[in-house]
Molecule: glmS glucosamine-6-phosphate activated ribozyme aptamer
Organism: Bacillus ectoiniformans
RNA sequence: AUAGUAACUAAAGCGCCUGAACUAAGCGGAUGAGAGCCAGCUUAGUUGACGAGGAGGAGGUUUAUCGAAUGAUCGGCGGAUGCCUCCCGGUUGAGAUCGCCCAACCGACUAUUCUUUCCUUAAAACAUUGGGGCAACCUUAUGGACAAAGGGAAAGGAAGAGCGAUAA
Repeated sequence: AUAGUAACUAAAGCGCCUGAACUAAGCGGAUGAGAGCCAGCUUAGUUGACGAGGAGGAGGUUUAUCGAAUGAUCGGCGGAUGCCUCCCGGUUGAGAUCGCCCAACCGACUAUUCUUUCCUUAAAACAUUGGGGCAACCUUAUGGACAAAGGGAAAGGAAGAGCGAUAA
């Protein structure tokens, strides 16, 4: 240094690479030779998602939200806070509390829906600069911006179940 085994650590635009593209060397083509050029082959490398947002538990499932970008961020594999079902615990239901039941919804924010206002540090790309590599390319630092969804707060409107008990 390589390989194997075991353990630990590391994550969700997260990890990986056999398709693909690109780079280098060698072979090859034509030639007296060389440079250059070139379909192709071999070997070794490089690229292969920029942030915002998202977790009660169990099982299942796979193309699991939003926008930015000089758009290969193509393609593939795996995973994943999504989605579905159930369970646990809760919120609201037009005077309060409790119980039963029903409806919709949430994970300590929490009933449905509409409108308006405000808040919620975008990052890369870009420019400058340093380092590594023959190269493709990788990476540090500095600078100035520009989103959408979702969530939160406030205001206004619409619509909106019952039964029983208790107290005033």